[in-house]
RNA sequence: CGGAGCGUAGCGCAGUCUGGUAGCGCACCUGCCUUGGGAGCAGGGGGUCGCACGUUCAAUUCGUGUCGCUCCGACCA
Numbered sequence: 001c002g003g004a005g006c007g008u009a010g011c012g013c014a015g016u017c018u019g020g021u022a023g024c025g026c027a028c029c030u031g032c033c034u035u036g037g038g039a040g041c042a043g044g045g046g047g048u049c050g051c052a053c054g055u056u057c058a059a060u061u062c063g064u065g066u067c068g069c070u071c072c073g074a075c076c077a
Base pairs, nucleotide, nucleotide: 001073002072003071004070005069006068007067010026011025012024013023020057028044029043030042031041032040050066051065052064053063054062
């Protein structure tokens, strides 16, 4: 330098193809239970969907650009 993949809650990930209320597990908070802890049960909180622009009535999803990470290749030595 070229190509590909990834970026979504504190962590690990789905959803995107085919636009229409943002989800799962763990974690966290509250209550119940327990002598207490853990476990269990019930309820709850937490998101600029990397960023910008565009298309659209409507974008996590489509298009363009850009940033970061990973992998492959080329180049130099």